[in-house]
Molecule: Bacterial RNase P class A
Organism: Desulfurivibrionaceae bacterium
RNA sequence: UGGAGGGGGCGCAUGAUCGCUCCGGUUUUAUCCGGAGAGGAAAGUCCGAACUCCAACGGGCAGGGUGGUUCGUAACGCGAACUGGGGGCAACCCCGAGGAAAGUGCCACAGAAAAUAUACCGCCCCGGCUUGCCGGGGUAAGGGUGAAAUGGUGAGGUAAGAGCUCACCGCUUUCGUGGCGACACGAAAGGCAUGGCAAACCCCACCCGGAGCAAGACCAAAUAGGGGAACACCGCCGUACCAAUGGUAUGGCAAUGGGCGGCCCGCCCAAGUUCCCGGGUAGGUUGCAUGAAGUGCCGGGUGACCGGUACUCCAGAUAAAUGAUCAUGGCCCUGUUAAAGGGUACAGGAUUCGGCUUAUAACCCCCUCCAGUCU
Numbered sequence: 001u002g003g004a005g006g007g008g009g010c011g012c013a014u015g016a017u018c019g020c021u022c023c024g025g026u027u028u029u030a031u032c033c034g035g036a037g038a039g040g041a042a043a044g045u046c047c048g049a050a051c052u053c054c055a056a057c058g059g060g061c062a063g064g065g066u067g068g069u070u071c072g073u074a075a076c077g078c079g080a081a082c083u084g085g086g087g088g089c090a091a092c093c094c095c096g097a098g099g100a101a102a103g104u105g106c107c108a109c110a111g112a113a114a115a116u117a118u119a120c121c122g123c124c125c126c127g128g129c130u131u132g133c134c135g136g137g138g139u140a141a142g143g144g145u146g147a148a149a150u151g152g153u154g155a156g157g158u159a160a161g162a163g164c165u166c167a168c169c170g171c172u173u174u175c176g177u178g179g180c181g182a183c184a185c186g187a188a189a190g191g192c193a194u195g196g197c198a199a200a201c202c203c204c205a206c207c208c209g210g211a212g213c214a215a216g217a218c219c220a221a222a223u224a225g226g227g228g229a230a231c232a233c234c235g236c237c238g239u240a241c242c243a244a245u246g247g248u249a250u251g252g253c254a255a256u257g258g259g260c261g262g263c264c265c266g267c268c269c270a271a272g273u274u275c276c277c278g279g280g281u282a283g284g285u286u287g288c289a290u291g292a293a294g295u296g297c298c299g300g301g302u303g304a305c306c307g308g309u310a311c312u313c314c315a316g317a318u319a320a321a322u323g324a325u326c327a328u329g330g331c332c333c334u335g336u337u338a339a340a341g342g343g344u345a346c347a348g349g350a351u352u353c354g355g356c357u358u359a360u361a362a363c364c365c366c367c368u369c370c371a372g373u374c375u
Base pairs, nucleotide, nucleotide: 001371002370003369004368005367006366007365008364009363012329013328014327015326016325017324018323020037021036022035023034024033025032039346043357044356046355047354048353049352050351051212052211053210054209063208064207065206066205067204068082069081070080071079072078083097084095085094086093087092098203099202103201104200105197106196107195120143121142122139123138124137125136126135127134128133129132151169152168153167154166155165156164170192171190172189173188174187175186176185177184178183216286217285218284219283226277227276228275229274230273231272235253236252237251238250239249240248241247242246256270257269258268259267260266293312294311295310296309297308298307299306300305330344331343332342333341334340
C1' cells in the first nucleotide's frame, strides 16, 4: 500500500413560536408558572421468568419440548469457555452434535446387485466343435450404473484373483496415561464383524399443571329484574277452604289512572306510593413505575458473569400525548476551491424484566491475519 477477518460506538444538536400528555406550585375553577415526556431495536410475539387467578397429596399414562461437556443465570430452547466434525494459506467462520450390533420401515432413476445377497462386460481354468463361438466352473482386481457398491494404498501371492498373507492408514475391543468432563494421546489384540437415513416411526436421558394485566382487587349511576319494611286501598255478587258476625284464595261486575288529537261509545295498558338491602352493567380507582434497576469506581474470574461501594430516580397515556413551523450550526455526498444544491436511516411505548431473531442511511474507533514493497 492492497485485500480480508473479528468487535464496538453514534443513531443529529441548540434556540424561538404555536400546540399535546403527566406531575408539582398558585388559584374557587379556568388561567398562569416550573419540571418531565419512546428505542437499540419500543418490532416479531419465538423462548424463559416475575406477578395474578384457577386447579393441585403423591405417582403414572398420553402429549409437547430439549439433546457433546463443564460453567453462568431467578430461569431458558439463552450465553461463555472447551471437546468433536466441516471450511479457509491465515486471522477466523459454520454445525438440529444422543442411539442404526432393541425392533419396524425406506433407499427414486440407473444398475447384475441397494443388503441373510448377487455377477452385465471383463479375467482365468476345463470340455466341445463348425477356430470364434457354445457349455460348465472359479474370481470380484479392472470396466460400467448410481448420491451411496461390502475398508483404503502398496507389495507378496495366484491359473486368474481375493485380508489369502504382510507393511502403513482407518475401524472394533481391551488396557494405560492425562483431563472435573466431553475427549485426547499411547500400547496390545482382532483380518474387519457394523452400507446410509432417526429433519421416518421408534428407543434412551432430562424438563414441562392451565390461563393470562382484556390477569386480578376495590368503588359504583340510570333503567329493568330479585329480597324486605312502612303507608294507602281493600265496594258488590258467586265459588272453595279455614282456627267462622270474620279471614284467605279465586272468578265476574263496578270504580281509579294512562293511551287511541278533543268529547261519547268502544278497545288496550297499569294495578299503588315511599324507603332500605343485595347482585351485576356503564363508568371510575388500583394493579402501574424503587426494580433479578441504571451509572461510576474497586476487586474476583480466561470468559459468560459475580461481589463490594458511592450516586441517581429516568414516559405512564387509555383510543391512546411525545407534534408542526422557522432560524442557526454539525456530519456526509456532488463540486479543483468558494458559492450553491442534495441527504441525515430503521422505526415508535401500552404490566414488567432476561434472551433470541429481524429492520437499520451515513460516519467513526479498536484488535487481528495474508500478500507486496521499502528500511